[in-house]
Molecule: SAM riboswitch aptamer (S box leader)
Organism: Fundicoccus ignavus
């Protein structure tokens, strides 16, 4: 990388130092963040039970170890159903598992 599968309208940074213009996965419409400082790196804090330990014993505690994450629903909409809300899917993001 592929494949199966689960979850994705909760939560959590106006911290510091570097840096110096983009950034919200892609494409296209919007619709937003950003020089009162984007992306990116490190510290340092937080937030959440996937995995593993551990407790407890019926499905729950618990950041100890492994990942994840910390504007907006995965930022909305795209394709189908629908009168509308609103349901699927599609693509994507995390973990776990196979190969």
């Nucleotide at each position: 990388a592929a494949c199966u599968u689960a979850u994705c309208c909760a939560g959590a940074g106006u911290a510091a130092g570097c840096a110096g213009a983009g950034g919200g996965a892609a494409u296209u419409g919007g619709c937003c963040c950003g020089a009162u400082g984007a992306a990116g790196c490190u510290u340092c804090a937080g937030c959440a039970a996937c995995c593993g330990a551990c407790c407890a014993c019926u499905u729950g505690g618990c950041a100890c170890g492994g990942u994840g994450c910390u504007a907006a629903a995965u930022c909305c909409a795209a394709c189908u159903c629908g009168a509308a809300a609103g349901a699927g899917g599609c693509a994507g993001a995390u973990g776990a598992g196979u190969c």